[in-house]
Molecule: transfer RNA
Organism: Candidatus Omnitrophota bacterium
RNA sequence: GCCCAUGUAGCUCAGUUGGUAGAGCACAUCCAUGGUAAGGAUGGGGUCGCCGGUUCAAAUCCGGCCGUGGGCU
Numbered sequence: 001g002c003c004c005a006u007g008u009a010g011c012u013c014a015g016u017u018g019g020u021a022g023a024g025c026a027c028a029u030c031c032a033u034g035g036u037a038a039g040g041a042u043g044g045g046g047u048c049g050c051c052g053g054u055u056c057a058a059a060u061c062c063g064g065c066c067g068u069g070g071g072c073u
Stems, first nucleotide, its partner, number of pairs: 001072007010025004019056001027043005049065005
């Protein structure tokens, strides 16, 4: 230099064919217990890596850039 994969909540990851962004763990509050752990309920937390384009509508499609991992020379 070229090619491939990947980037979504604090962490690990879903999100199929473009149509209200989700789960588990963690965190907060409450329930429950004589008390603790386990358990149950509710809640907070995201400009979906960045910038542009297409579209009525983009995490999703297109282009560029950046980070990470791998491969080729």